[in-house]
């Protein structure tokens, strides 16, 4: 790098060194950023995928947080393709897909 399955409007920030763009990509929108963002390091926290204990025939639960990941602006920031679906409106009308993210597994 690839495939399969699952998940996503909940939750959780302080400090340090840096110094210009950043929120995956393309387009549009909307935001964050010299009162120092994004990324990096340290510490802390959140969650509970793997995990630990446990109930059960199983499915599926309950409790936990030592360890492996992950995460700690904004819904995966929103829209884009298809369907409901049409006049208008709708912070977010609903559903499905695509793409990306994370986990576990596979070769």
């Nucleotide at each position: 790098a690839u495939g399969u399955u699952a998940u996503a409007a909940a939750g959780a920030a302080a400090g340090g060194a840096c110094g210009a763009g950043g929120g995956a990509u393309u387009a549009g929108a909307c935001c964050c950023g010299a009162u120092g963002a994004u990324g990096c390091c340290u510490u802390a926290g959140c969650a509970a995928c793997c995990c630990u204990u446990u109930g059960c025939a199983a499915a599926c639960g309950a409790a936990g947080a030592a360890g492996g990941u992950g995460c700690u602006a904004c819904a995966u920031u929103c829209u884009a393709u298809c369907c409901c679906u049409a006049u208008a409106u709708a912070u977010c009308g609903g559903g499905a897909a695509a793409a990306g993210a994370u986990a576990a597994c596979a070769a």
SAM riboswitch aptamer (S box leader), 107 nucleotides, folded computationally. It was read from a public genome assembly, where an Rfam model found it. The prediction has a mean pLDDT of 84. Rfam family: SAM riboswitch aptamer (S box leader). Rfam describes the family as follows. The SAM riboswitch is found upstream of a number of genes which code for proteins involved in methionine or cysteine biosynthesis in Gram-positive bacteria. The SAM riboswitch acts at the level of transcription termination control. The predicted structure consists of a complex stem-loop region followed by a single stem loop terminator region. An alternative and mutually exclusive form involves bases in the 3' segment of helix 1 with those in the 5' region of helix 5 to form a structure termed the anti-terminator form. This entry represents the conserved core of the complex structure involving helices 1-4.